Description: This is a predicted structure of a 112-nucleotide RNA (Glycine riboswitch aptamer) from Fontibacillus phaseoli. RNAcentral holds the sequence, with entries from Rfam. Its mean pLDDT, the model's own confidence on a scale to 100, is 80. Lineage of the source: Bacteria > Bacilli > Caryophanales > Paenibacillaceae > Fontibacillus.
This record gives sequence, structure tokens and C1' cells, in this order.
RNA sequence: AUGAAGAUGAUGGGAGAGCCCGCUUUCACUGAGGAAGCGGCACCGAAGGAGCAAAGGGCCGGCACUGCAUGACGGCAAUGAAUCUCUCAGGUACCAGGACCAUGAUCCGACG
Repeated sequence: AUGAAGAUGAUGGGAGAGCCCGCUUUCACUGAGGAAGCGGCACCGAAGGAGCAAAGGGCCGGCACUGCAUGACGGCAAUGAAUCUCUCAGGUACCAGGACCAUGAUCCGACG
């Protein structure tokens, strides 16, 4: 000197759903309007979070067996995935965010 998987940054792409209603504060102030907070109803799923299917393994029970081991059967608890489900959080014009994907850089160092 190879550089898997992983981690961190950068760049690009990146969906869905009310620019909803009321009140307060603030900016502007002729005013329209903007922002924040609180309350209300309706919605979305791709920050985050939560839930679980099969398989495999463990324990128990009876049966098969003279007995041990073993076998299938039945039961119990745990582990157990997501883009599935929930909608807590977050979001519902623009901006921002955004799972995931691509490119490249740095770190690390499986394999050789």
C1' cells in the first nucleotide's frame, strides 16, 4: 500500500395534510397586514417516540419409552422489523424542518 461495515460533516434531491377560527401581546399604524403565545375544531406521517408478526431459543405439562436421552404436540414468559400501526411529540402557503437516496471528504479498520 487493499479499505467492508459504521460514525461525523458538506452538497444535491426529498412527500403529505386548514395561508382555518377566536382572543391577547407586539411591529407597522390611515389601514391592510406580519410575528409570537393561548384556546378551538379539522387533517398529515418521512424529525423523534411508542406498539407487534413469524421463525429460532428457554421453561413447564402430558404422551411415546422399563428408565435416561430424544421426538412431535399443548401451554407460559422473554427476545423480536419496518416506509406497517398509533398520532404523544412534530407538522398542514413561503421559509425552516424532513425519513430516505446519491456524490464526495474525514475518522475508524473487517477482510486480504